[in-house]
RNA sequence: AGGGUUUGAUCCUGGCUCAGAAUGAACGUUGGCGGCAUGGAUUAGGCAUGCAAGUCGUACGCUACUGUAGCAAUACAGUGGAGUGGCGAAAGGGAGAGGAAUACGUGGGAACCUACCUUCGGGCCUGGAAUAGCGGCGGGAAACUGCCGGUAAUGCCAGAUAAUGUUUCCGAACCAAAGGUGUGAUUCCGCCGGGAGAUGGGCCCACGUCCUAUCAGCUAGUUGGUGUGGUAAUGGCGCACCAAGGCAAAGACGGGUAUGGGGUGUGAGAGCAUGCCCCCACUCACUGGGACUGAGACACUGCCCAGACACCUACGGGUGGCUGCAGUCGAGAAUCUUCGGCAAUGAGCGCAAGCUUGACCGAGCGAUGCCGCGUGCGGGAUGAAGGCCUUCGGGUUGUAAACCGCUGUCGUAGGGGAAUAACUGCCCUGGGGUUCUCCCCAGGGUUUGAAUGAUCCUAGGAGGAAGGACGGGCUAAGUUCGUGCCAGCAGCCGCGGUAAGACGAACCGUGCGAACGUUAUUCGGAAUCACUGGGCUUAAAGCGCGUGUAGGCGGCCCGGCACGUCCGCCGCUGAAAGACCCCGGCUCAACCGGGGAGCGGGCGCGGAUACGACCGGGCUGGAGGGGGGUAGGGGGAGCCGGAACUCACGGUGGAGCGGUGAAAUGCGUUGAGAUCGUGAGGAACGCCCGCGGCGAAAGCGGGCUCCUGGGCCCCGCCUGACGCUGAGACGCGAAAGCCAGGGGAGCGAACGGGAUUAGAUACCCCGGUAGUCCUGGCCGUAAACCAUGAGCACCGGGUAGGGGGCUCGCCGAUGGGCUCCCUGCCGCAGCGAAAGCGUGAAGUGCUCCGCCUGGGGAGUAUGGUCGCAAGGCUGAAACUCAAAGGAAUUGACGGGGGCUCACACAAGCGGUGGAGCAUGUGGCUUAAUUCGAGGCUACGCGAAGAACCUUAUCCCGGGCUUGACAUGCGAGGAUUAGUCGGCGGAAACGUCGGCGACGCCGCAAGGUGGAACCCACGCAGGUGCUGCAUGGCUGUCGUCAGCUCGUGCCGUGAGGUGUUGGGUUAAGUCCCGUAACGAGCGAAACCCCUGCGACCAGUUGCCAGCGCGUCAUGGCGGGGACUCUGGUCGGACCGCCGGCGUCAAGCCGGAGGAAGGCGGGGACGACGUCAAGUCAUCAUGGCCCUUAUGCCCGGGGCUGCACACGUGCUACAAUGGGCCGGACAGAGCGUCGCCAGGCCGCAAGGCCGCGCCAAUCGCAAAAACCGCCCCUCAGUUCGGAUUGCGGGCUGCAACCCGCCCGCAUGAAGCUGGAAUCGCUAGUAAUCGCGGAUCAGCAUUGCCGCGGUGAAUGUGUUCCUGAGCCUUGUACACACCGCCCGUCAAGCCACCAAAGCGGGGGGCAUCCGAAGUCGUCGGAGCCGCAAGGCAGGCGCCGAAGAUGAAACCCGUGAUGGGGACUAAGUCGUAACAAGGUAACCGUAGGGGAACCUGCGGUUG
Repeated sequence: AGGGUUUGAUCCUGGCUCAGAAUGAACGUUGGCGGCAUGGAUUAGGCAUGCAAGUCGUACGCUACUGUAGCAAUACAGUGGAGUGGCGAAAGGGAGAGGAAUACGUGGGAACCUACCUUCGGGCCUGGAAUAGCGGCGGGAAACUGCCGGUAAUGCCAGAUAAUGUUUCCGAACCAAAGGUGUGAUUCCGCCGGGAGAUGGGCCCACGUCCUAUCAGCUAGUUGGUGUGGUAAUGGCGCACCAAGGCAAAGACGGGUAUGGGGUGUGAGAGCAUGCCCCCACUCACUGGGACUGAGACACUGCCCAGACACCUACGGGUGGCUGCAGUCGAGAAUCUUCGGCAAUGAGCGCAAGCUUGACCGAGCGAUGCCGCGUGCGGGAUGAAGGCCUUCGGGUUGUAAACCGCUGUCGUAGGGGAAUAACUGCCCUGGGGUUCUCCCCAGGGUUUGAAUGAUCCUAGGAGGAAGGACGGGCUAAGUUCGUGCCAGCAGCCGCGGUAAGACGAACCGUGCGAACGUUAUUCGGAAUCACUGGGCUUAAAGCGCGUGUAGGCGGCCCGGCACGUCCGCCGCUGAAAGACCCCGGCUCAACCGGGGAGCGGGCGCGGAUACGACCGGGCUGGAGGGGGGUAGGGGGAGCCGGAACUCACGGUGGAGCGGUGAAAUGCGUUGAGAUCGUGAGGAACGCCCGCGGCGAAAGCGGGCUCCUGGGCCCCGCCUGACGCUGAGACGCGAAAGCCAGGGGAGCGAACGGGAUUAGAUACCCCGGUAGUCCUGGCCGUAAACCAUGAGCACCGGGUAGGGGGCUCGCCGAUGGGCUCCCUGCCGCAGCGAAAGCGUGAAGUGCUCCGCCUGGGGAGUAUGGUCGCAAGGCUGAAACUCAAAGGAAUUGACGGGGGCUCACACAAGCGGUGGAGCAUGUGGCUUAAUUCGAGGCUACGCGAAGAACCUUAUCCCGGGCUUGACAUGCGAGGAUUAGUCGGCGGAAACGUCGGCGACGCCGCAAGGUGGAACCCACGCAGGUGCUGCAUGGCUGUCGUCAGCUCGUGCCGUGAGGUGUUGGGUUAAGUCCCGUAACGAGCGAAACCCCUGCGACCAGUUGCCAGCGCGUCAUGGCGGGGACUCUGGUCGGACCGCCGGCGUCAAGCCGGAGGAAGGCGGGGACGACGUCAAGUCAUCAUGGCCCUUAUGCCCGGGGCUGCACACGUGCUACAAUGGGCCGGACAGAGCGUCGCCAGGCCGCAAGGCCGCGCCAAUCGCAAAAACCGCCCCUCAGUUCGGAUUGCGGGCUGCAACCCGCCCGCAUGAAGCUGGAAUCGCUAGUAAUCGCGGAUCAGCAUUGCCGCGGUGAAUGUGUUCCUGAGCCUUGUACACACCGCCCGUCAAGCCACCAAAGCGGGGGGCAUCCGAAGUCGUCGGAGCCGCAAGGCAGGCGCCGAAGAUGAAACCCGUGAUGGGGACUAAGUCGUAACAAGGUAACCGUAGGGGAACCUGCGGUUG
């Protein structure tokens, strides 16, 4: 300090999310020790049991027991007990329900109280009556209680005394007490009244203190006064009367939530969040009410009443209050022991000893947190084994282990043990306080430990002690296997559909470590609520516009004041703890102690006066006024005008008009339309008219008149800051719409009709109502837009238009310069994410207002308010998503544009689609019909040869297993290879027998070796899967002209430039221009064939001339001319001429030439695209099968046929068919071959057989063509399918299932619907020939060859495809894109709803407990009395009851929309002119998106 995530990529906006720290935590896995902390956050739910507040005999009487004295009564002492009395019990301890102010925090204040404590100075006199206890007698189950008798006090009462006290103007009046201990008390402990202090508290004030305005008005003791009561005390605290106030937008009242603070967490800080432990304050004590006592309470373990709950009960009645410590139940994700001790600290009581103390100190439980320690240390490489990976070499785990040496922390067992202990008391000694029974100081002795246990010693041995998470990116750390959109992971992005670094496992690694992760929550990152520190043209965001209230802000000069502001103070406060710094104590740390600083703040005092405020005085520049001019569709009213339109009437006229893409509906012979005249009516004002004017905006357009608002310019006369903005408020506010009354020509929602269409609730057409118009009143909204609030100031310019002034010019038309205001454009700086803005800012500043805070849900629901309604304004949440967006970039696309190509269309020729057949495919069938190919770019494709073979996991059946084939190894072994034979069998195969080799050593026997064989092993084998794991090869866009790079330049960047532009080309071909300059891959060229020629060469080819020979033939000698063959060259380059063009590139024409402007053809295919095709050519990763998915064999299938499609062949005939005769190619092939020739056969073919390894011989005839003849338009002398019979050939074998021949048979078919294919010249069309494969099999496929040989088009509107530029885009898997709404289904949350249930608060009425207060209080009780008590009544009064209403929560048949959900239905609304431009407001209509009307916007 940032990172991930919107995109193909980019910049920006913006949300989501992560890394950090933290916690009273919880959960999962794991868990050695210790120290210090901490632990019921939920039900302030209910509680068994024990304990948590007593103490004092030096206040009092009594009593039990014991002891002493005494005979005893009794007295005394000791130990207990209950009671009276005193003090305490209001503290300590717990909790956070309530409470938004009666609280808290900070700082002040005056009208108060304060037991115990300190201090000062006073006082303590005299009497009296009771009552518990106790005794006696009763009631009751109990709790408890009644009557009688009698008793004490520091209990109670009376009297006295009475000021320093109280009351009071004075005078005066009033108020007290207690004793105890002790031989002995003014002196010790106490008591009473008073003053002061300290401490604690009550009360008042200021400021601060959460959310909500969908709570906007609240208030009757309310606000104040007077009087009175009450209190410790002020006060409306209470009451009576009087007045009518008080509070509130700086948020009253209401609602919700919440103890507040010191602090704590986080953060750089400012802040934000929080209030557990500890400290301070407040509040509460089962719930509600109340008072009593008391210094203090309205009282946690007191009282009374009411209520709920629980317990006891003898049913009559009682009892209880853990939010004290422990513990229990419940609820919950979750929070401990029914422990020890008063030793310490503290508290109460006591003279004291001491007692009490679940405060406290300790221990226990919980890794809940923080801190510390340990689980060993050193050596140890053949780098062991095992594991994992592997390219099989090795790597890694890993010095890790083993092994050797060593140590002894912690734990374990045993033992010792410092310290926490200081006091106090008692004894002794010394000193001091005048006296004393009292107190203080110092020293010595003695007394006190619940618990912890530092530390030390001994024993023993590496022995007892490591895990959890993570490893796709963020984020540190990866491999293998398993799985196969399954199982699962996931904080975000996202992983998983057969090779997963993301799931699970293993190994390895990373970061932590007695912990590690997860979840929840807070702060941070988040400048993502922005005070520090953000924004609003297009991302969310400027109110439609004005007037103006509060408020905020405000010109120049002088004086004053000192409120803000600033400075100072040895002024006060801001508690302690915590945090920070320093020092110190536990071995360190955590923890703890001491000191310091600080505590942002508040208050007071003193000072300063620049600025702000305030007061006073002045000024004119802001603002306003005045005077003089001026432009204008500014507003309101009235009157007037012409054009057009429609209607009515009349004239002319006579068949159509109208309307559209084309039509139809409609109108018209009852006379339309057209045309002329007359009249009527309503609405709107052409040209002028213009990015021209006016207005605040909405908006304003014929002319004239009246009324009226504002602006601008000039003068510088007046006022003297009068200003700016503006929450609320008020006014204005297009269109549509509403109410009432008019009006109604045209237009025209709705509606009717006609078309279009799959449909057409639309677009188009014919009609047409509301409306549009006027008057009055509502509505109050728009893309009300410059998507840009208002005001002021400042900061370079240029140009155009409108209005005014000054000036130059002799005057005028007109023009120049300066200046003020307005309206536009271009642009500096600057700003901006960019587009852009740019003196009319989106620049630089100031002031004020409005508004924004991810998308959807939603401008919806609900509440409020306005409206006649429609609806407006205000305006959420649940839920859901990881985005939604802005600008710009590159592509792609467009039923956008421009330019330009291509057999793309057009023009033309021939086909396909119809028939029969061939062939491929689909489908069907089958035991099997093996597999692949699938728009173009699969379908006569892999097949350039399926009868067996081929041939495949195709089927059926029979067999083989180390295998049909390769290689290695171990054991056996002469049994082998080869060959001959027998048996079974369809064969494969199985089985039996005979002969019988080889290398080396050796005479031989024999040994040995390799191959073979047999057994076993490692392995072979697979056309099994994955072309979406791959290589290679191939198709396609496309022979299209494109695709890129280096450097430079531009841009924040993606990227652009170059490559765009002007020309030109087949071409990114070339030229010119140019922030580009160059270059590469493509194009072209180089290569091959072909077209002309030259040279060289001359057999097997050739033959002009010479010669020989033949019936004849280059047959022969020869020739080197020609043809030809095949090698080397030449030739063509816009080179030449003319024209066009930019002096260019180039184009057009011409000459020459065999050939022209690329001569024709081929090979050659850029970056890339289609996860295109191929695992079955081959290769290959992974997976799978191994007596089988391998291998062999027999037979079948791949040829099956009701169909469908593709590609072809042959035809339908006369430009033809048939017969006979005649002519002319090229390229190939041939010894397992081609085969001359002869003979046989009608023929296929057979037999014999020459030649040829081929420019020599052969295949071989070329055919169309030409000539003669026949056929004469017919299903034919066309056509040949189909079928029958007979033959031939190949082959082991032609049944399934070959080809050929002959005879016979002669089918469909008479030019082929929609649609569709090829071709631009030696092309199409047509004719035959050859070859590969091959035993055979193609007259039809394929690859080649030549023969004959056209037509049409010089056009680009359209269809298809393509290139470049440009434009729009919501597309980027890229238009086969994206995407909207209804409907149907599932699920979720929400809203409404007849109601139903519940809750808190308020109001009213009734009843009215306890109790205070008031009043009565003769008769009852006490008292001599005064008087008191009981009691009666009354006010108030909790709970309760009733009622009306508001609010909140839950639920609710049903209704409503909404969100979400791989593959549902209907359409196609939007995005490209989205096929009717879109959108906004409004209104109507419609299954739905939507459509239409009116006005508006350009996004």
Molecule: small-subunit ribosomal RNA
Organism: soil metagenome